[in-house]
RNA sequence: GCCCUGGUAGCUCAGCUGGUAGAGCGUCUGUCUCGUAAACAGAAGGUCGGGGGUUCAAAUCCCCCCCAGGGCU
Repeated sequence: GCCCUGGUAGCUCAGCUGGUAGAGCGUCUGUCUCGUAAACAGAAGGUCGGGGGUUCAAAUCCCCCCCAGGGCU
C1' cells in the first nucleotide's frame, strides 16, 4: 500500500429486504428480610466511530476519513 471483518447503553452483543433503537449483565429505586444476598416489580442510561450525500424517512444504502482485529505484498 491492497483486501476482509468489526465500531450500537457502563460491559457483552442483537437489530443491516430503509419506517418509533433493543436484550442480557451491571447501576439505581421499591417489595420481601432482623439485616444482606437471591427472587419479583419498576426506572435511569444512546450525537448507532466522525463528516457528507441519496430519500418523505438512514444504525441500515453511497462516498471520504478515524479506530481495532485478521490476511496479502
Predicted 3D model of a 73-nucleotide RNA (transfer RNA) from a Candidatus Micrarchaeota archaeon. Lineage of the source: Archaea > Nanobdellati > Microcaldota.